[in-house]
RNA sequence: CCGCCCUUAGCUCAGUUGGUAGAGCAAACCGCUUAUACCGGUUAGGUCCUUGGUUCGAGCCCAAGAGGGCGGA
Numbered sequence: 001c002c003g004c005c006c007u008u009a010g011c012u013c014a015g016u017u018g019g020u021a022g023a024g025c026a027a028a029c030c031g032c033u034u035a036u037a038c039c040g041g042u043u044a045g046g047u048c049c050u051u052g053g054u055u056c057g058a059g060c061c062c063a064a065g066a067g068g069g070c071g072g073a
Base pairs, nucleotide, nucleotide: 001072002071003070004069005068006067007066010025011024012023013022019056027043028042029041030040031039049065050064051063052062053061
């Protein structure tokens, strides 16, 4: 320098044909227990990497950029 892949909650990851963003773990609270843990329940937690574009509508499509990974020269 060129090509490909990834970026969504604190962490690991889903997200269907473009139509109001989810799970598990972790956290907080409640129950259970003499108590802690386990277990059960509830709640909170997100400008979906950035900017721009397309669209009535973008996590999803397009362009440029950023970070990470792989391969090639």
Predicted 3D model of a 73-nucleotide RNA (transfer RNA) from Candidatus Nomurabacteria bacterium RIFCSPLOWO2_12_FULL_44_11. The coordinates come from a structure-prediction model, not an experiment, and the mean pLDDT is 82. Lineage of the source: Bacteria > Bacteria candidate phyla > Candidatus Nomuraibacteriota. It matches the Rfam family "tRNA". It is annotated as a transfer RNA.